[in-house]
Context: one part of a larger RNA
Parts: sequence; C1' cells; structure tokens
RNA sequence: GAGUAGCGAAAGACCAGUGAGAAUCUGGUCCACCGAAAGACUAAGGAUUCCUGGGGAAGGCUCGUCCGCCCAGGGUAAGUCGGGACCUAAGACGAGGCCGAAAGGCGUAGCCGAUGGAAAACAGGUUGAGAUUCCUGUACUGAUCAAUGCCGUUUGAACGAAGGAGGGACGCAGGAGAUUAACGUGAGCAUGCAGCUGGAAAAGCAUGUCCAAGCAGCGAGUCUGGUUAUGAGUCAAAUGCUUAUAGCUAAGGAUGAGCUGUGAUGGGGAGCGAAAUUCAAGUAGCGAAGCACGAGCGUCACACUGCCAAGAAAAGCUUCUAGUGAGGUAUUGGUUACCCGUACCGCAAACCGACACAGGUAGUCAAGAAGAGAAUUCUCAGGUGAGC
Repeated sequence: GAGUAGCGAAAGACCAGUGAGAAUCUGGUCCACCGAAAGACUAAGGAUUCCUGGGGAAGGCUCGUCCGCCCAGGGUAAGUCGGGACCUAAGACGAGGCCGAAAGGCGUAGCCGAUGGAAAACAGGUUGAGAUUCCUGUACUGAUCAAUGCCGUUUGAACGAAGGAGGGACGCAGGAGAUUAACGUGAGCAUGCAGCUGGAAAAGCAUGUCCAAGCAGCGAGUCUGGUUAUGAGUCAAAUGCUUAUAGCUAAGGAUGAGCUGUGAUGGGGAGCGAAAUUCAAGUAGCGAAGCACGAGCGUCACACUGCCAAGAAAAGCUUCUAGUGAGGUAUUGGUUACCCGUACCGCAAACCGACACAGGUAGUCAAGAAGAGAAUUCUCAGGUGAGC
C1' cells in the first nucleotide's frame, strides 16, 4: 500500500437454556428452501471422518460455550449378503518351445483374471454408535452321527470319468395378453375431533384401512409329441446323443408370473398413554379397523411375431458307458458349518479438483395435484436455512 480489496451462488425472526462471554451453540414456536432432490440405498474412492465424555491454543475466511478440529474412551458380530475355498471372457502370466549381443520378446499346454455363469433367509424388534450379521418367530443348504423303514452284496445296490453327449446359451424392434407392488376413489369399516368469522352433529372433517421367506395346492399362458424295432455315426465303449427307415399311440413332459391356504393364538398398526407435569416421555405399557372398485412401473419374458448388422465362454447340473465294488437310500432327531469385508461419507465440507472450492463423479428406488412426460409449478416422506 491499507484497516483498502475480499469474507466463494441461497431467509431468517423471536422466546427460553447454557456459559466468564452468545447474531452464530442447544431446545422450542413461527417463517422459508429442495422434493427425478438439496430425499433414500449402493459401487468406486477415502480410512475412523462414526458414537460418547471433555477441551478451545491452532484449523473454521467473522464469532464460537460449537465442529468433519484437539484429547480420551467406545463402536463394525454372517453356513444363507458381497468376495474366496467353483467356472470361464477380454487381457495378463506362461512348463516345454521359437526368436534375440545381453537385458529380453513371442507363445502351446496350463494357470490367473468379473464387469458375466453357478449357488441355501425372510419378517419384526433392538443400541449412544452394528445388523438379511445380535434377539424373537418361522425357514432353507451342505456335512456328520443315531434310530426306524426299504433296497442290495457276482441274479451287482450305489457311485462314476480329465472321456462321449445334452444343457447352461444369450441380438434388436414391435404389439397383444395375464398379473402384482406403490397409488387413487369410496354413502364401506375403525379411531379421534366439533370450530376465533354467516352457517355446519350431516352424505361433516382428519387419520388409518397391512404383513415376508418357506411349505402345500391351483395356475393365465408358452414350449415340446411319446414309445418300440433296425441301420449308420459318435478316436475305446455305451442302454446316452445325432441321424435315417418302419410300426404303435393321444395325453404326457418341461417351464411359469401370480392366486389360495398355511406361516400368523404371531408381528405391525392410527390412536390412547404412566411412574412424573419440574424433566431427554409421547418413553414403558395398551392397542381398533383391516374391505370393495379403478388404474397400473414391474414380472411372466426376448415368451410370441418380425427384422438384419446374425447377436460370449467355461463350470455347476443331467445322462452314457470305461471303471470302482458293499453298502446305499428315505424319514425323524441330534451335532456341526472355515477365511476376508461389514462403522461412517458417498452429486459430497469426508472422493477427484493445492481450499470446509458455484466444477467433475457409475448404478438402484421413483409418492400427490395439474400434465404426453423423470419437463415445469406447488407439495408427501425425508432433508435443509449454506460459517460474517
């Protein structure tokens, strides 16, 4: 320079409390803002920022009794969620091998590698901070043990390939159908209320009108014929699979949203509501009704129809033999089930931007009125009033 520029998009006011000290902290009452977000879940990333108690030097563009700051203590609980003990893709690595002054490069078998395949848990409650993890109730999966029943030991139960097959197994567009959640309406049902202004005890007003997995049955539909004999192929074999021929036969199989019953003599539920009116109590506790109609994201399901650009692989799984060869299987009951993640932020003051930065950041949920609409305006739930 200069007490100058600036104090980084935004609405706060009042009362009460705490305190040495309050525009800024806490509580309350109004008001205001977002509401395809400025709400909720979650991936990446961060790494304790989460919760409780204490503190105020520094950080906080002012203040500060406050904090994502400082100090101390606490907090993340899984057979079923996500990952591993399973599988493979792109792409890495790569025994042998090929190439190369060296270093090294390429690459077969193989192995690693999810953003994909496979695979068993739901509802409610609970903490200051965790929950499909704890608790309550009801389930399911694998292993193992026991009891009982049945089958079997050369007249072979059962298992079964690193082999043969099936399957897994896949694009996009369009329209029709079935059906559910959220939602709306109701002279239905239940609970509460009865008015500061002319009226209002009604056909008034307000609020609420539910519940999973599992198990059993039904099931809109969609797809597919089934069976016997013979021949050929399938690197060995096959009763399997593929294919060809000939006969018999017409209801069988697969899949499937959803519905009904059960689960549930349970949970939740508007409201009522203590000890205690002075309170961090609307807590503990009690607990009503639970129907009808409409509409319909999603699901059935890439199922059907159409089209051309012709739309992963491998394992699990099923089956067949080669083979193994004495136990196996069903029901009930008991026991058991490894490692890692799990707090919190997550369109942001906690991630990436040197900052508590008007920028950037994959996915999911998707209420009401008006509307074609996720536009736009106003509002639910929920969140917020932006650190002078």

The part of an RNA shown here (large-subunit ribosomal RNA, domain III) has 388 nucleotides and comes from Bombilactobacillus mellis.